[in-house]
Context: one part of a larger RNA
Parts: sequence; structure tokens; C1' cells
RNA sequence: UGACGGGGGCCCGCACAAGCGGAGGAGCAUGUGGCUUAAUUCGAUGCAACGCGAAGAACCUUACCAGGGCUUGACAUGUAACUGCUCAUCCUGUGAAAGCAGGACUCUUUCGAAGGUGUUACACAGGUGCUGCAUGGCUGUCGUCAGUUCGUGCCGUGAGGUGUUGGGUUAAGUCCCGCAACGAACGCAACCCCUGUGUCUAGUUGCCACCGGUGGUGAUGAGCCACCGAGCACUCUAGACAGACUGCCCGUACAAGCGGGAGGAAGGUGGGGAUGAGGUCAAGUCAGUAUGGCCCUUACGCCCUGGGCUGCACACGUGCUACAAUGGUCGGUACAAAGGGAUGCAAGACCGCGAGGUGGAGCAAAUCCCCAAAGCCGGCCCCAGUUCGGAUUGGAGUCUGCAACUCGACUCCAUGAAGUCGGAUUCGCUAGUAACGGCGUAUCAGCUACGACGCCGUGAAUACGUUCCCGGGCCUUGUACA
Repeated sequence: UGACGGGGGCCCGCACAAGCGGAGGAGCAUGUGGCUUAAUUCGAUGCAACGCGAAGAACCUUACCAGGGCUUGACAUGUAACUGCUCAUCCUGUGAAAGCAGGACUCUUUCGAAGGUGUUACACAGGUGCUGCAUGGCUGUCGUCAGUUCGUGCCGUGAGGUGUUGGGUUAAGUCCCGCAACGAACGCAACCCCUGUGUCUAGUUGCCACCGGUGGUGAUGAGCCACCGAGCACUCUAGACAGACUGCCCGUACAAGCGGGAGGAAGGUGGGGAUGAGGUCAAGUCAGUAUGGCCCUUACGCCCUGGGCUGCACACGUGCUACAAUGGUCGGUACAAAGGGAUGCAAGACCGCGAGGUGGAGCAAAUCCCCAAAGCCGGCCCCAGUUCGGAUUGGAGUCUGCAACUCGACUCCAUGAAGUCGGAUUCGCUAGUAACGGCGUAUCAGCUACGACGCCGUGAAUACGUUCCCGGGCCUUGUACA
């Protein structure tokens, strides 16, 4: 100087407490361990591995296994020779395919060559083989925690200290005051994006108040509905600007600030995002790529067919669905946002109980298409293993795809298991949050999505407080630790 303490002081955080909803019990989905296997490819392992790499394992992917094949090779550059031939395409045999064997067709030309391709030979290619404890790069984590340092000066023999400590204050090393320190840098904050209010500009594909017209209903009326014109008021879209600064008032304080109030759409960081200092963990990744070293070279390289990654006495993590009446079911009816669309999204119509099929208007899309559910209004159920719950199994189908046996999703009929709120313990969340409800997208032929990432709808309860648990910051103290 650090680190540590079941030492002390101060402070913070959904850390506890106060609440709401879960997990741990059941079934299923998914990941992992284990076991099994010819193979069940590899990596990730407390927090910070375990719906993780994987934003899609039937073939492919694929790295694993079995079998069949190739050896300058699936891919790159170069040299030499043969020189065959344009590269190409087609056929035959064998075969599961790959491959192997054979055949057909057969170049431009200035006749030097050059280009492309093939064969042979050689340099070499190739390796998801090992080492993340040789590395780069990237990432996680403490932690969006408030810290980490430097120059000069001063102090100390020196390691070092001071500054950065102290008194207040803050979300903050934020600011103020003091001080052998005076300044400065990286962080904090602000500058960036979204959102909340207003003004201006613009008005199609958006909007429809006023005005005009037409049609329907109605009584030839009023009113209502639909369409057209006209219009840009409003909504909206998307660009510019304004707006919030403790600016104003009161109290308090030396100051910084704090408490209350006014005005305001918004008030003291308005809400959310992006942004992650110096370092820690020889943290993670040689399988994303790059890369040193080592290793393989008729194989640890490459191609193909089939299998495996989906295997199941079991254990754990993360989820979904439930156990019901704040519910289930049937009928009617209302309201989104954000996205996506050309080998695409597909309306109305028709067929089918349905998955879906036929067909194809419109749309490279503020124009057309894909699009809500919970909710609300009625009927039934009457507390039961049930009109709860839907696993499992049998049958019949649809769709994608060369192909759904291993091993796809979905539909219909039948079947109807466990489950009556879950031990010890444990997780998330402080507001448009939790909880509940649906919708979209990437990947993608299809899909194991109940996952991930977004979007909107409905919309709470509680916080006395900091004694205790966990993590962190500052000061101080002890130490046989470095």
C1' cells in the first nucleotide's frame, strides 16, 4: 500500500421488511447431468453453465458412427510434360449413391502463340485435429457501481503519502466550504434516439368538420347511412422550432442544497433507450473468423448411402397447461399497435365438420393483403375428479417436401391419465410496473416456438423503516496474510 475480520462509524441497492404473482408437488415441452449406445459430435459448469452457442438436427445442416469409394484431391496459386479436347452436353454397363469402366459429339486461329479444360508428375492444398494456461479480436462479470489516475509542488531514508482526506450535500470524486496543495485526464452528468405538450411547414395513398351533389331508409319532410365532388379544419404522418433552468415565491442554510408552493402538458435526472472508466476472475471462445507452436498427409483430408445428434431405471434447471365458478361452454357484439409481403401476401366467392382445397380481385404497398384476445350483452353448467383438466392411446385425414419408419406440424372422431393449490426452501417485481390477454417478426420448404426479440389491450397492491440476510461504496481500526 492492499486484502481479510462472526471490528467500528456513515451510506446505497426489490438487499431485507410491506405487498402481488410464481417456482419447489402433477402432466407435457425444452436444456443439462447420468446411464445406454457402433455413434448418442463438440463447447458452456456457483452467482456470471443448464429454452446457453443453436434466429429452426427428417436428407442437407453435421463436426459423430457403420459401410462403399477418391488421393494434387471438394477449394487456391505456380512449374513442367503429354498434348487430348473448347469449357460443355448426351448415352451404355455396374452400383444404394458416390465412384469406376466404356462410348458418342468435338475449339478459335494470322499456324508463332495465347486462353480455357483434361491427364501425369511436383511444389502444395486440406484438417470443426490439440493447446483460450502461447495469442489477437470479441464477450460475460463485479456494475451504469462511483470510482481510476496524471503533471508540478510539498512530506517521507524508502516503499509511498498528499491531491482523492475533513464538514455539509448529491443519483454521482455531483456541487459548496475548508485544507500543502495547485491544476488536469478517463469515468458521472450533458450533447444522441424514442416518448409526453404546443406552434409552424407540408396534404397523398392519410383525414372528413363545414359546403355542394347522388342514392337508400323514411312520408317527396327532419334525421340517419353509403358514395362522389370540394376541402386540409381536425386526426395522423414527418421535418423544423419552442418548452424545464431550482427560472419565480415562502421557509431553512455561510454556501452548495433541501422542504413547501405557484404557473405549467410536464418539476427538480419528467419516463425509457443507447452509452460500461481503470481493473478483477490465467473467467468464456483455437467450433465464427484470424493466428504462434505441435500433430495427420492413399488420412485426423474429401465424396456418398444409411444411422445418430430425438436413444431412457433416474436426478436437476428453465418454461407451458392446469387443478376451476373472478370459472367452463354456446350465441351475439366492440376496440389496437408494431411488423411482414413477389418462387411473396392473398380478399370476395365456392367445396369441406375441420386442418385445408379450388380459384384468383388487389398489392413492390400510409393505397391491396396477413390480422386480435381478454372485454361487453345474453343462455346453460351448480361444486362433482365435474360441461374442470387435458396427458396418453386407437382410427381417419390435411399440408410441406425427392422422402415424414427411426424422427414433422396441424385437423376430425373416439379415448379420457395425473392433478383438488404443492415440504424444507426459493425467484421476479416499486407504475402504465407486476399480473392477465392476445398480435407480429427473424430463422424457415415444413416444423419440435410452450423459446427468443418486439408490439399493443386490461391494469393493481405495498414500502413503517434499515435491527437482521446478501452485494456494493467511503472513512477508520486490528492482523503471525501478500